[in-house]
RNA sequence: GGGGAUGUAGCUCAGUGGUAGAGCGCAUGCUUAGGAUGUUUGAGACCCCAGGUUCAAUCUCUGGCAUCUCCA
Numbered sequence: 001g002g003g004g005a006u007g008u009a010g011c012u013c014a015g016u017g018g019u020a021g022a023g024c025g026c027a028u029g030c031u032u033a034g035g036a037u038g039u040u041u042g043a044g045a046c047c048c049c050a051g052g053u054u055c056a057a058u059c060u061c062u063g064g065c066a067u068c069u070c071c072a
Base pairs, nucleotide, nucleotide: 001071002070003069004068005067006066007065010024011023012022013021018055026042027041029039030038048064049063050062051061052060
């Protein structure tokens, strides 16, 4: 320098053109003398950034940024 992949909740990951879910974690009520376990409820991401297409973009297109990887 060139090719490819990934970017979504605190972490690990789903997801689909009609404003997003799970597990773990966190908080809370019950349970306990207390803790653990179990169970209930809840908070938490407008989806890496900027544009384009579209009635509507996390999803499609373009250009960037970051990380990983392959070639040189």